Background
The RNA shown here (SAM riboswitch aptamer (S box leader)) has 100 nucleotides. It was read from a public genome assembly, where an Rfam model found it.
């Protein structure tokens, strides 16, 4: 890298560090940010693996993960409708297993 699978509406900071953009890509909105972003530590959540256990709406916190906003919200199909808003699918990502 790609492949099957699951799940993606909930959780999680008044902390150090550090000094500019950041919210995957592209476009379009919309927000977050010098009252410190993004990142890295530490903290802390617990989906998914593991463990343990009275077999579950439960501990734990190894292993990976996540820690503004539904995967921020559209894009494409569909119901519906003059039209739109809404709903519902997809696709595309994101993460866990498991596989070549």
């Nucleotide at each position: 890298c790609c492949c099957u699978u699951a799940u993606c509406a909930a959780g999680a900071g008044u902390g150090a560090c550090g000094g500019a953009g950041g919210g995957a890509a592209c476009a379009g909105g919309c927000c977050c940010u010098g009252u410190g972003a993004u990142g890295u530590c530490c903290g802390g959540c617990a989906a998914c693996c593991u463990g343990c256990u009275u077999u579950u709406u439960g501990c734990a916190a190894g292993g990976u993960g996540c820690u503004a906003a539904u995967u921020c919200c559209u894009g494409c199909g569909g119901u519906a409708u003059c039209a739109a808003a809404a709903c519902c699918g997809a696709a595309a990502g994101a993460u866990g297993a498991g596989g070549u």